[in-house]
Context: one part of a larger RNA
């Protein structure tokens, strides 16, 4: 390598669009490249397999055949692959009418709370803990009422509720824009599906430039604890969390399950449609499509369990595993402004 596997043992790319390639829905006709069947030509000899002969045997060794799974030439088949022409709608899209959403962006707005200001009441403690100290307070805190500033993140509805590819999305208003579902069968006429490379996109956390900074806090400080306490705890607190534009490309980016298609008992929740049919005006029952939990048959599975939202049961492509540590290192290369990413060994041990 051939294999055999990727939910928990090693293994699904963090997530899309998409080149190349790789693969495909029905009918008919032609074709004959791939496929098959015939024929010839080659396929050196040696070796190998048989079967006979030769050294008293047997290694050797002669003879004949086979074999050389190949390759070229020509003569046919024409189902299936291809390839050219014609159709075809069920796959895909498209138009038409309707729905549901924290999908995205940009603005402008609200109310709670916090802090910090100012002024008024008021008077010794606040605050903090497992107990306390540090800290703030008579220069009047804390509490309380009034005015007023700032930035952040929106309680309650909220829900195995939605929406988005993923990351991720939640206060309300407008504006701009993606996607998805249902229906009707009017249009096209396989346009489809994966998708190496490449391109975007990508919580946090870091970085750069400028703002901006209430509450929270790495670090640092100081108070405790304890044998130590370079910690849990506590009283401060400075990047940073927020915005603008730009890198960074990384997580238990997790359903630890790539993507499409088709097939295979059933129950029961809910979410957005059609729809019938009883009711009776806001519901009951059924059916059907999309979605999103549980519980479960067959099956699979080492087991845990998964079971129409597969880890069944077959088909298409794509990534990735091959025993632990070394090591996700070292070298190289390449990309970053760094931090660092990314591809990624052996040696030598067990």
């Nucleotide at each position: 390598u051939u294999g055999g596997g990727c939910g928990u043992a090693a293994a699904g790319g963090g997530c899309g669009c998409g080149u190349a390639g790789g693969u495909g829905g029905a009918a008919u006709a032609a074709u004959a490249a791939g496929u098959c069947a015939g024929a010839g030509g080659u396929g050196a000899a040696a070796a190998c397999c048989a079967c006979a002969g030769g050294c008293u045997c047997a290694a050797c060794u002669u003879g004949u055949g086979g074999c050389c799974u190949g390759c070229c030439u020509u003569u046919g088949a024409a189902a299936c692959u291809g390839u050219u022409a014609u159709u075809c709608u069920u796959g895909a899209g498209u138009a038409c009418g309707g729905a549901a959403g924290a999908g995205g962006g940009a603005a402008g707005c609200g109310g709670a709370a916090u802090u910090c200001c100012u002024g008024g009441u008021g008077u010794a403690g606040c605050g903090g803990u497992g107990a306390a100290a540090u800290g703030c307070g008579u220069a009047g805190a804390u509490a309380u009422c009034a005015g007023g500033a700032a930035g952040a993140a929106c309680a309650c509805c909220g829900g195995u509720a939605g929406c988005g590819a993923a990351g991720g999305c939640g206060g309300c208003u407008u504006c701009c824009u993606g996607g998805u579902c249902c229906g009707u069968a009017a249009c096209u006429g396989a346009c489809g599906c994966u998708g190496a490379g490449g391109c975007g996109c990508g919580a946090a956390a870091g970085c750069g430039u400028g703002g901006g900074g209430a509450g929270c806090a790495a670090a640092c400080a100081g108070g405790a604890u304890u044998a130590g306490a370079u910690a849990c705890c506590c009283u401060g607190g400075u990047a940073g969390u927020c915005c603008a534009c730009g890198c960074c490309g990384u997580a238990a980016a997790c359903g630890a399950u790539g993507g499409g298609c088709a097939c295979u008992a059933g129950g029961u929740g809910u979410u957005g449609g059609u729809u019938u049919a009883c009711u009776u005006u806001a519901g009951u029952a059924g059916a059907u499509c999309a979605g999103u939990g549980c519980c479960g048959a067959a099956g699979c599975u080492a087991a845990c369990g998964c079971a129409u939202u597969a880890a069944g049961u077959g088909c298409c492509c794509c990534g990735c595993c091959u025993g632990g540590g070394g090591a996700g290192u070292a070298c190289g290369a390449u990309c970053g402004c760094a931090a660092g990413g990314u591809u990624g060994a052996a040696a030598c041990u067990c």
Annotation:
Predicted 3D model of a 350-nucleotide part of an RNA (small-subunit ribosomal RNA, central domain) from a metagenome. Its Rfam family is "Bacterial small subunit ribosomal RNA".